[in-house]
RNA sequence: GCCGGCUUAGCUUAGGGGCAGAGCAUUGGUCUUGUAAACCAAAGGUCCGGAGUUCAAAUCUCCGAGUCGGCU
Numbered sequence: 001g002c003c004g005g006c007u008u009a010g011c012u013u014a015g016g017g018g019c020a021g022a023g024c025a026u027u028g029g030u031c032u033u034g035u036a037a038a039c040c041a042a043a044g045g046u047c048c049g050g051a052g053u054u055c056a057a058a059u060c061u062c063c064g065a066g067u068c069g070g071c072u
Base pairs, nucleotide, nucleotide: 001071002070003069004068005067006066007065010024011023012022013021018055026042027041028040029039030038048064049063050062051061052060
């Protein structure tokens, strides 16, 4: 230098045009003499940035950034 994958909650990730979900973690509650575990609930996301397409974009297209890998 060229090619490809990935980027969504604190962490690991699902979702591939029509309300953003789960597990763990966090907070509150139930239970216990108390703690843990278990169970119930809550909070937490400008979906990496910008532009385009569309009635509508996390999702499709382009440019850029980061990261991982391949080739040279």
A computed fold for a 72-nucleotide RNA from Amorphochlora amoebiformis, annotated as transfer RNA. The prediction has a mean pLDDT of 85. The source organism's lineage runs through Eukaryota, Sar, Rhizaria, Chlorarachniophyceae and Amorphochlora. The sequence is in RNAcentral, with records from ENA. Its Rfam family is "tRNA". Its family is annotated with triplet codon-amino acid adaptor activity in the Gene Ontology. Rfam classes the family as a transfer RNA.